[in-house]
């Protein structure tokens, strides 16, 4: 140092006014960005988790699954500057919800460390 087996730990962010009997839901204006990767840093590239649908007795398994351009730098960027734009799972709610409650003291891509076996 690497490769397997094992445990443990971490592992999703965000609101203010207006209207109104009532909205963190309308309407204006803010605000928020989960994991690996990619000649250079990604909400928008490429792939995963999560959600949602089936199927199963369970373990799981299969399927869907949003949304971005222009311009400079530069050897290299749909990542970085700059500018203007989009995108967001189910169920709840005196009133339509990324931002509030709720499944969830769940699940998880995955990170990080401990032990062991072999080389």
């Nucleotide at each position: 140092a690497g490769u397997c087996a094992g445990c443990u730990u971490c592992g999703g962010g965000g609101u203010c006014g207006g209207u109104g009997a009532a909205a963190g839901u309308c309407c204006g204006a803010a605000c928020c960005g989960g994991c690996g990767g990619u000649u250079a840093a990604a909400g928008u590239c490429c792939g995963c988790g999560a959600c949602c649908c089936g199927c199963u007795u369970a373990g799981g398994c299969g399927g869907u699954u949003g949304a971005a351009c222009u311009g400079g730098u530069g050897a290299a960027a749909c990542u970085c500057c700059a500018g203007u734009a989009c995108c967001g799972a189910c169920g709840g709610u005196u009133a339509a919800a990324g931002u509030c409650c709720g499944g969830a003291u769940g699940g998880g891509a995955g990170a990080a460390g401990c032990u062991c076996u072999a080389c």
This is a predicted structure of a 119-nucleotide RNA (FMN riboswitch aptamer (RFN element)) from Gleimia coleocanis. NCBI's taxonomy places the organism under Bacteria, Actinomycetota, Actinomycetes, Actinomycetales, Gleimia. The RNAcentral record of the sequence draws on Rfam and Ribocentre. RNAcentral records the identical sequence in 2 taxa. It matches the Rfam family "FMN riboswitch aptamer (RFN element)". Rfam's curators write: The RFN element is a highly conserved domain that is found frequently in the 5'-untranslated regions of prokaryotic mRNAs that encode for flavin mononucleotide (FMN) biosynthesis and transport proteins.